[in-house]
Predicted 3D model of a 317-nucleotide RNA (Archaeal signal recognition particle RNA) from Methanocaldococcus indicus. It is recorded under the gene name ffs. The sequence is in RNAcentral, with records from ENA. NCBI's taxonomy places the organism under Archaea, Methanobacteriati, Methanococcales, Methanocaldococcaceae, Methanocaldococcus. It matches the Rfam family "Archaeal signal recognition particle RNA". The family's RNA type in Rfam is non-coding RNA gene. Clan: SRP clan. Its mean pLDDT, the model's own confidence on a scale to 100, is 76.

RNA sequence: UGCAUGGCUAGGCCGGGGGGUUGGGCGUCCCCUGUAACCCGAAACCGUCCUUAUGCGGGGGCCGAAAACUUGGGGGCGGCUGGUCUCUCUACUUGUCCCUCCCGAGGCCAUCAAUGAGGCCUCGUCCCGUGGGACUCGGCGGAGGGGGAGUGCCCUCUGUAAGGAGGGCAUAACCCCCUUUACCCACCGAACCCCGCCAGGCCCGGAAGGGAGCAACGGUAGGUGGGACGUCGGUGCUCACGGGGGUGCGGGGCCGAGAUGGCCUCGGGGUUACAGGGAUAAGUAGGGAGGCCAGUCCACCCCAAGGAAGCCAUGCA
Numbered sequence: 001u002g003c004a005u006g007g008c009u010a011g012g013c014c015g016g017g018g019g020g021u022u023g024g025g026c027g028u029c030c031c032c033u034g035u036a037a038c039c040c041g042a043a044a045c046c047g048u049c050c051u052u053a054u055g056c057g058g059g060g061g062c063c064g065a066a067a068a069c070u071u072g073g074g075g076g077c078g079g080c081u082g083g084u085c086u087c088u089c090u091a092c093u094u095g096u097c098c099c100u101c102c103c104g105a106g107g108c109c110a111u112c113a114a115u116g117a118g119g120c121c122u123c124g125u126c127c128c129g130u131g132g133g134a135c136u137c138g139g140c141g142g143a144g145g146g147g148g149a150g151u152g153c154c155c156u157c158u159g160u161a162a163g164g165a166g167g168g169c170a171u172a173a174c175c176c177c178c179u180u181u182a183c184c185c186a187c188c189g190a191a192c193c194c195c196g197c198c199a200g201g202c203c204c205g206g207a208a209g210g211g212a213g214c215a216a217c218g219g220u221a222g223g224u225g226g227g228a229c230g231u232c233g234g235u236g237c238u239c240a241c242g243g244g245g246g247u248g249c250g251g252g253g254c255c256g257a258g259a260u261g262g263c264c265u266c267g268g269g270g271u272u273a274c275a276g277g278g279a280u281a282a283g284u285a286g287g288g289a290g291g292c293c294a295g296u297c298c299a300c301c302c303c304a305a306g307g308a309a310g311c312c313a314u315g316c317a
Stems, first nucleotide, its partner, number of pairs: 001317008011063004015033005023050005038059004069306007078297023101269012118255008126244008134235003138232004143179006150171009183227006194219003202211003
């Protein structure tokens, strides 16, 4: 000095990559792919770092001066990006057609139906008119005429007072009669001078007798209420007749099996102005799946080059 063996140390290994996230790196998340090959703890409003970023904190194993490691090339699982084609989904726009409106046919369903579907006829209920009845706590109405008595006014005649006789006219009051719905009952009732009868008192008179007349009483006109009557109306009523309208309900008669509604299909018609729903075609935008091409990153494998290479002990040359 070299070689071999053993020990040690520097050092190395115990995975790597794609996506996502982040201003960016790594980790916790997802995926792919390796090794003979680690464990524990925390971590998405997060943990730890800043291009010398390729985790943080703690523990362990293996290799060990040979590898590690670095660069380039090739193959290559997989990821990402872009382009293109096909299929598909969603939204929008535009166009066309159909339905939502009517009629008819068919099918299904529901309901009703011989305790009678549906149809036809007829009557009532409804409206109008005429006539009768009933009711009317609806309105309005109280007449006309004749006779007699009495009374008032006027005239004539008459009586020595009061008075008497006759006539005419008027009259609601008392009586009778006729016609009428204009009659009955009760109460009131003449401060615009109503009538009858008129005690007492007054007046005339010798008397007889007569006269005017207050109160009371009885009445008239008039008023109020009720009744009757007449008349004009009315009616949640009724009868008869005539007419109209209508099929909602009911009664009767005849025939006797379908009727109504909803949905679907087909045919015809209408509307095609708006709107809604459905179908379809085209276009645009977005999403998804698949195929192909290109670019890029790349686990893993292969090849080449570069690459630091120490210390101790023993043996041999």